[in-house]
A computed fold for a 75-nucleotide RNA from an Actinomycetota bacterium, annotated as transfer RNA. It matches the Rfam family "tRNA". Gene Ontology term of the family: triplet codon-amino acid adaptor activity. Rfam classes the family as a transfer RNA. Taxonomically the source falls in Actinomycetota (Bacteria, Bacillati). The prediction has a mean pLDDT of 83.
RNA sequence: GGCGGCGUAGCUCAGUGGUAGAGCAAGCGGCUCAUAAUCGCUGUGUCGGCGGUUCGAAUCCGCCCGCCGCUACCA
Numbered sequence: 001g002g003c004g005g006c007g008u009a010g011c012u013c014a015g016u017g018g019u020a021g022a023g024c025a026a027g028c029g030g031c032u033c034a035u036a037a038u039c040g041c042u043g044u045g046u047c048g049g050c051g052g053u054u055c056g057a058a059u060c061c062g063c064c065c066g067c068c069g070c071u072a073c074c075a
Base pairs, nucleotide, nucleotide: 001071002070003069004068005067006066007065010024011023012022013021018055026042027041028040029039030038048064049063050062051061052060
């Protein structure tokens, strides 16, 4: 350099055109003398960036950035 995969909540991930979600973590409250466990409630997000298509984009298209893998060349 070429090809492919990935980028969404603090972490791990789902969601592949029509209201952005789950588990864990965290916060608040209940229970307890207290702690743990447990129960209830709470999402705080530029969906990597910019542009495009569309009535409508996390999702489709183009370019760019970052990470991972494979591969080619030079020394």